Predicted 3D model of a 74-nucleotide RNA (transfer RNA) from a Minisyncoccota bacterium.
RNA sequence: GGGGUCGUGGCUCAAUUGGCUAAAGCAUCUGCCUUGCACGCAGAGGACUGUGGGUUCGAGUCCCACCGACUCCA
Numbered sequence: 001g002g003g004g005u006c007g008u009g010g011c012u013c014a015a016u017u018g019g020c021u022a023a024a025g026c027a028u029c030u031g032c033c034u035u036g037c038a039c040g041c042a043g044a045g046g047a048c049u050g051u052g053g054g055u056u057c058g059a060g061u062c063c064c065a066c067c068g069a070c071u072c073c074a
Base pairs, nucleotide, nucleotide: 001073002072003071004070005069006068007067010026011025012024019057028044029043030042031041032040050066051065052064053063054062
């Protein structure tokens, strides 16, 4: 320098050919339970999807550029 895969809450990860207000687990917080802690039960908050554009009535999903991670070639 070139090719490929990937980037979604703090972490892991889903989203059926483009069609709800982006789902779930763990973690966090509150309450219940307990002498107290843990476990358990109930509830709550948190991501606008790496960044910026484009296509479309509509984009996490398609297109372009850039940034980053991993990997292959040279």
Notes:
Its Rfam family is "tRNA". The family's RNA type in Rfam is transfer RNA.